[in-house]
RNA sequence: AAUUUAUCAAGAUGCGGGGAGAGAAACGGCUCUGUGAACCGCAGGCAACCAUUUCAAAAUUCCGGGUAAUUCGGGAUUUGAAAACCGGUGCCAAAUCCGUCCGCUGAUGAGAGUAAGCGGAAAGAUAAAUU
Numbered sequence: 001a002a003u004u005u006a007u008c009a010a011g012a013u014g015c016g017g018g019g020a021g022a023g024a025a026a027c028g029g030c031u032c033u034g035u036g037a038a039c040c041g042c043a044g045g046c047a048a049c050c051a052u053u054u055c056a057a058a059a060u061u062c063c064g065g066g067u068a069a070u071u072c073g074g075g076a077u078u079u080g081a082a083a084a085c086c087g088g089u090g091c092c093a094a095a096u097c098c099g100u101c102c103g104c105u106g107a108u109g110a111g112a113g114u115a116a117g118c119g120g121a122a123a124g125a126u127a128a129a130u131u
Base pairs, nucleotide, nucleotide: 001131002130003129004128005127006126007125008124013043014042015041016040017039021032022031023030026100027099028098029097044092045091046090049088050087052083053082054081055080056079058078059077060076061075062074063073064072065071096123101120102119103118104117105116108113
C1' cells in the first nucleotide's frame, strides 16, 4: 500500500511547549479556537479489536481406558457469556459534526422542484487476518 471481515448516535482531559488556525479531502452548512487552534511532550483517562483467564453448550477431531452393546476421562478447534487491564493497537468537542450519490415518504408550491424524515451506497476511521 492493496484485499477481506467487523465496528463506527456510548465512553474518556489536565499541564507544559507552540502561536493561528482546526473539524480527512473538494464544495456547502454548522461548530471549535488569543478564556490559546493544529502540532509536539508529559501525566491521566475511556473502551475492550487482538492477546490472556474462567464458565457453558453443541459440533468436528485427536489421545487414553472400558463393554457383548449403549459408553467414560482428557486435549484441540469453533460459538456464546463473563472477568481483568500485565502485553499489541486505538481513542479522549459535536453521530465518522451534518449534507453531497441512489431509493422511499414528503409540509409547501400552479408546476418544476424544495425543506424535512427513513433506508442504502460511496468515501473515511479503527482493529484483525492475508498478500
Background:
SAM riboswitch aptamer (S box leader) from a Bacteroidia bacterium, 131 nucleotides, folded computationally. It was read from a public genome assembly, where an Rfam model found it. The prediction has a mean pLDDT of 81.